The prediction has a mean pLDDT of 87. The RNA shown here (c-di-GMP-I riboswitch aptamer) has 86 nucleotides.

[in-house]
Formats: sequence, C1' cells, structure tokens
RNA sequence: UUGAAAAAGGUACACUAUCCCAAAGGGUAGGCCGCGAAGUUUUGGGUCUAAAUCACUUUUAGUGACAUGAUUGCCAAGCUGCCGAU
Repeated sequence: UUGAAAAAGGUACACUAUCCCAAAGGGUAGGCCGCGAAGUUUUGGGUCUAAAUCACUUUUAGUGACAUGAUUGCCAAGCUGCCGAU
C1' cells in the first nucleotide's frame, strides 16, 4: 500500500421489554439483518427532530422559519487496528 480466501476473533439491523428525552434519538437486556474497519472523533457535507426563540394567524391554540439537539450501520475526512500478500 492492498485483500478478506482461510484462521482467530469482534460487532449486532429490524423487532421486543424497560429507562432517559419535547422530539429525533439514545442507554440496558434479549435478538442476529448485515459489516474488512458497521473501531473511534461530528472536522466537512447530507438527512432527521423543533424544545426554546422569532414571525404570522382563524390567538387557552395553530402554522411557518430555525439547531445549540440527533444520526459514525448516510457519505467523506482524521486517528487506530487482527490475519494474509506485495
């Protein structure tokens, strides 16, 4: 630098239970779709949510805008890593 054939391993989608949370989503346990970095970091982009805030309205409320929230199993980038080949 590259590959996942083998070997040794690792992890755990959806879903279920429960907890946190305004929500998106996350934790834990079960589960095992898949994954060669599906290890890790939100650094860039994308996407999701919209509490608070602002504006408007048919004003106990509703609508719209918007991350400081989230997604690393969306893409890229940084760092690290088992085995094999060169």
The RNAcentral record of the sequence draws on Rfam, Ribocentre and ZWD. Of the family's consensus pairs, 95% are formed in the model.